Overview
This is a predicted structure of a 504-nucleotide part of an RNA (small-subunit ribosomal RNA, 5' domain) from an uncultured bacterium. Rfam family: Bacterial small subunit ribosomal RNA. Its mean pLDDT, the model's own confidence on a scale to 100, is 82. The RNAcentral record of the full RNA draws on ENA, Greengenes and SILVA.
Context: one part of a larger RNA
RNA sequence: ACGAACGCUGGCGGCGUGCUUAACACAUGCAAGUCGAACGGUGACGAGGAGCUUGCUCCUCUGAUCAGUGGCGAACGGGUGAGUAACACGUGAGCAACCUACCCUUGACUCUGGGAUAACAGCUGGAAACAGCUGCUAAUACCGGAUACGACCCCGGCGGGCAUCCGCUGGGGUGGAAAGCUCCGACGGUCAAGGAUGGGCUCGCGGCCUAUCAGCUUGUUGGUGAGGUGACGGCCCACCAAGGCGACGACGGGUAGCCGGCCUGAGAGGGCGACCGGCCACACUGGGACUGAGAUACGGCCCAGACUCCUACGGGAGGCAGCAGUGGGGAAUAUUGCGCAAUGGGCGAAAGCCUGACGCAGCAACGCCGCGUGCGGGAUGAAGGCCUUCGGGUUGUAAACCGCUUUCAGCAGGGACGAAGGGUUUCUGACGGUACCUGCAGAAGAAGCACCGGCUAACUACGUGCCAGCAGCCGCGGUGAUACGUAGGGUGCGAGCGUUGUCC
Numbered sequence: 001a002c003g004a005a006c007g008c009u010g011g012c013g014g015c016g017u018g019c020u021u022a023a024c025a026c027a028u029g030c031a032a033g034u035c036g037a038a039c040g041g042u043g044a045c046g047a048g049g050a051g052c053u054u055g056c057u058c059c060u061c062u063g064a065u066c067a068g069u070g071g072c073g074a075a076c077g078g079g080u081g082a083g084u085a086a087c088a089c090g091u092g093a094g095c096a097a098c099c100u101a102c103c104c105u106u107g108a109c110u111c112u113g114g115g116a117u118a119a120c121a122g123c124u125g126g127a128a129a130c131a132g133c134u135g136c137u138a139a140u141a142c143c144g145g146a147u148a149c150g151a152c153c154c155c156g157g158c159g160g161g162c163a164u165c166c167g168c169u170g171g172g173g174u175g176g177a178a179a180g181c182u183c184c185g186a187c188g189g190u191c192a193a194g195g196a197u198g199g200g201c202u203c204g205c206g207g208c209c210u211a212u213c214a215g216c217u218u219g220u221u222g223g224u225g226a227g228g229u230g231a232c233g234g235c236c237c238a239c240c241a242a243g244g245c246g247a248c249g250a251c252g253g254g255u256a257g258c259c260g261g262c263c264u265g266a267g268a269g270g271g272c273g274a275c276c277g278g279c280c281a282c283a284c285u286g287g288g289a290c291u292g293a294g295a296u297a298c299g300g301c302c303c304a305g306a307c308u309c310c311u312a313c314g315g316g317a318g319g320c321a322g323c324a325g326u327g328g329g330g331a332a333u334a335u336u337g338c339g340c341a342a343u344g345g346g347c348g349a350a351a352g353c354c355u356g357a358c359g360c361a362g363c364a365a366c367g368c369c370g371c372g373u374g375c376g377g378g379a380u381g382a383a384g385g386c387c388u389u390c391g392g393g394u395u396g397u398a399a400a401c402c403g404c405u406u407u408c409a410g411c412a413g414g415g416a417c418g419a420a421g422g423g424u425u426u427c428u429g430a431c432g433g434u435a436c437c438u439g440c441a442g443a444a445g446a447a448g449c450a451c452c453g454g455c456u457a458a459c460u461a462c463g464u465g466c467c468a469g470c471a472g473c474c475g476c477g478g479u480g481a482u483a484c485g486u487a488g489g490g491u492g493c494g495a496g497c498g499u500u501g502u503c504c
Stems, first nucleotide, its partner, number of pairs: 001502002004500005011371006017364002019329001024327003028324003033072003038069002041066001046061006079282003089206007098199002103195008111145004120135006151174010180187001208254003215245003220242006227235001257279004261272004284305005307318004335361001337360003343357001344355004374404004384395004408445001410440005418431001421428002448493005453474003459488005469476002
């Protein structure tokens, strides 16, 4: 010093922190939705009208709700540290070898057609999960045509650089865009250029142990060509060459996420990597791709495996290393809480919806900090306890008693900031009737733990008798033990005090 634990003890508050072990298995709930101002349906409630059997039917308007098509999001946020000794991380560079949805700036455009399909209806299969057939329909869903700067290819010109190359410009050719909605304010769509943001790739250097691991390597090292990628590349493949690495430690084994930082130390250094922040990796185990601007795709898909569950035995369902919570393991680590009021995020024109991110509350002296458990007076030095040389000493101004105060806790009254904004006729705070303020009562409700042989601050009595026991080291105990146990006294800390573990 600590993410601690254990023992004894325990009044309050603020701020933090809280499975270090089994990346063990998980009941239950919640943790990612949103948009009707993209679309076709559904059509509650309400309003108006008509018929009339007077409580029903029909029409029109509005349009809550619901599943579906479509869009955006779901690749963020949250968790964990298993794996990884690696360009994983840190730092400094490079990309004339790259991508980037939404956002910003600039320029141009938004023309014209078509065929489907879910929903729905009917039928059918299945225990279920779900699936099939027929028919109907819409779109900002899908597919054509037109036009287009730029792109690519070919032929020229000019300029530049860093080998490959890059930029500007002239001509020809090739194949390519778009989407509407509307409450008329807007919001969108397409192409191109630039920016911003985020990413990808490459390289120099740096940071563990082991030589009781000394040789390692065949896509291996390089070349040519082809493929593949957003992109360079042995990334992949065919052929060719025989290279490449290594005592400056290759290869192997062990251990380990890395860093900003944290602890210690005068520093140099050593140890660590909890919380917070950045990066990486992982998501039951292993493999695979799809979608997409973007995928380790935790709460997506497929296959295999282990495990669990449902089943009508034909077949299905699942993945808490999200937040709570359960069992287990363990010395050991919390509530199946409240709220979207704030901050932030997704969607939306907005209202708003969602948000176990987050804001708060709960539990735990786990840590740090602050406060309190009273203050002043009070000697005949009371009683009691302990010691005693029996004179006394000590506990000790300590108590009693007198005076005073009322923090904190308690009760009562008042009562926020956090609210910016949004909405607007009202309105909107989880925390919270909390903090805080005022008043009331009464010293009233609040002290322990370890130690006292030396190191090391603090001594006597009794009990015990190498026993019982103590102990960090030296060492104590065998009849007067300041070292064991108890008591009185003392010392040190104090809502803590000790012990254990680990690091300096």